Bacterial small signal recognition particle RNA from a Chlamydiales bacterium, 87 nucleotides, folded computationally.
A source record names the gene ffs.
Rfam family: Bacterial small signal recognition particle RNA. By type it is a non-coding RNA gene. Clan: SRP clan.
The model forms 96% of the base pairs in the Rfam consensus.
[in-house]
RNA sequence: GACUUCUUGAAAUAAAAUAGCUCGAACCAGGUCAGGAUCGGAAGAUAGCAGCCUUAAGAGCGAUGUUUAUGUCUAGAAAUAAUCUCC
Numbered sequence: 001g002a003c004u005u006c007u008u009g010a011a012a013u014a015a016a017a018u019a020g021c022u023c024g025a026a027c028c029a030g031g032u033c034a035g036g037a038u039c040g041g042a043a044g045a046u047a048g049c050a051g052c053c054u055u056a057a058g059a060g061c062g063a064u065g066u067u068u069a070u071g072u073c074u075a076g077a078a079a080u081a082a083u084c085u086c087c
Base pairs, nucleotide, nucleotide: 001084002083004078005077006076007075009073010072012070013069014068015067016066020061021060022059023058029054030053031052032051037046038045039044
């Protein structure tokens, strides 16, 4: 001096969740509702399927950031029983 303990800082690895993004409802979500239906003398009105849009549950992607853990290294302090290395 290393090994041991504590503190501190740096980069790294792994996992997790999250911001965000994507998909996502035959009907039991919403909006808009062609066609058609109903009411009406008419003007119009009503409900509303399909389609489209937004999303829920859910699924996927997912950080440069966050958390946890792992080991490495810098610096400082503590410990000094044994072991190892050097002079």